[in-house]
RNA sequence: GAUAGAGGCGCGGGCUUCAUCAGUAGGCGGACAGUGACACGGGAAAGUCGCCGCUGAAAGGGGAUCCCGCCGAAACAAAGGUCUUUUCCCGAGAGGCUUUUGUUGGGAUAGCGCGGAAUACGCGCUAUACUGUCGUUACCGGGACUGCGUCCCGAACGGAGUGCUAUU
Numbered sequence: 001g002a003u004a005g006a007g008g009c010g011c012g013g014g015c016u017u018c019a020u021c022a023g024u025a026g027g028c029g030g031a032c033a034g035u036g037a038c039a040c041g042g043g044a045a046a047g048u049c050g051c052c053g054c055u056g057a058a059a060g061g062g063g064a065u066c067c068c069g070c071c072g073a074a075a076c077a078a079a080g081g082u083c084u085u086u087u088c089c090c091g092a093g094a095g096g097c098u099u100u101u102g103u104u105g106g107g108a109u110a111g112c113g114c115g116g117a118a119u120a121c122g123c124g125c126u127a128u129a130c131u132g133u134c135g136u137u138a139c140c141g142g143g144a145c146u147g148c149g150u151c152c153c154g155a156a157c158g159g160a161g162u163g164c165u166a167u168u
Base pairs, nucleotide, nucleotide: 001168002167003166004165005164008071010070011069012068013067014066016064017063018062026055027054028053029052030051036049037048038047040091041090042089043088044087074104075103076102077101078100079099080098081097082096083095084094085093086092105131106130108128109127110126111125112124113123114122115121133159134158135157136156137155140154141153142152143151144150145149
């Protein structure tokens, strides 16, 4: 260098389905007849709403079964490019794809913050213990095997996946 593997509530994607979103947005009809209100900010134009009745979603996010790809799996941050989006324009925001740089071994719990309709969930930071791996203490201590020797278990501290193990 190549190949194959391990960590475990392990990571990511897809179909189907379920709940939520929500009796919300919207649609139809009626009343009202001049005011009031209206989008993340500003402006422009027109339109809509607010009351009653009937009707009535969807997307994103989430759970479950199954399937697929895997173990920097994957995720996040910053900058750049591009597309979409909120009536139109400017700005801001959100989402998708992509390039570069950087960070993170992994999941869990809690607190704070952001996103989100949300007590769901996701992301970031911090803390706590857990877990896997390697190193040191240490040719140390204990156990098994008849013995040489081999195998198994063991605590503390520390490191990071460009790591670790096996074969070549």
Model confidence (mean pLDDT): 77 of 100.
Predicted 3D model of a 168-nucleotide RNA (Lysine riboswitch aptamer) from uncultured Ruminococcus sp.
The sequence is in RNAcentral, with records from MGnify.